Molecule: Glycine riboswitch aptamer
Organism: Sedimenticola thiotaurini
Order: sequence, then structure tokens, then C1' cells
RNA sequence: CUCCACCCCAUGGGAGAGGCCGGCCCCGCGCCGGCGCCGAAGGCGCAAACCGCCCGGAAUCGCUCAGGCAAAAGGACCAUGGGGAUCGG
Repeated sequence: CUCCACCCCAUGGGAGAGGCCGGCCCCGCGCCGGCGCCGAAGGCGCAAACCGCCCGGAAUCGCUCAGGCAAAAGGACCAUGGGGAUCGG
């Protein structure tokens, strides 16, 4: 000095599942109850390697508390650009 890894921002892309049933009503994109579903916000759980032992030990796997099931919003993750941090390879 450059690249990778880490964080933030912007832009683009981005799946799945009832626009269900009933009731209330200030008749509002509202509220309450019910059953059925989805998983890629978040959250929780699990293997081997590794370790004397314990602890630890991943996720796009599992659970579905939360969230979601027309659109909108959100959305793991990916790409591009910019910025940050400066421990590490």
C1' cells in the first nucleotide's frame, strides 16, 4: 500500500403462508374472540471436529415466544457504491 474479514448508510434484488370464520362498533386501513397456516426481522434449541474433563461448539437445520399469511410495510441473504473501526489474516 492492497485484498479479505467486522460495523454503519444509500440504491437495487429478495421467499413463504387464510385479502378465513364469528361478534362488537365510534361503521375507520378499527377492536375482540376463534380455528388453520408460514419462517428469511428478532428470540430460543441441537452435532461432530476440537478439549484430559467441564464449559464452549453453526446454520438457509429445528421450535414457532415474537413476527407474518391481498397490497403496503417489514424481510435473512446477495450485489454495487460510500463511510467507519484499525484487533486480526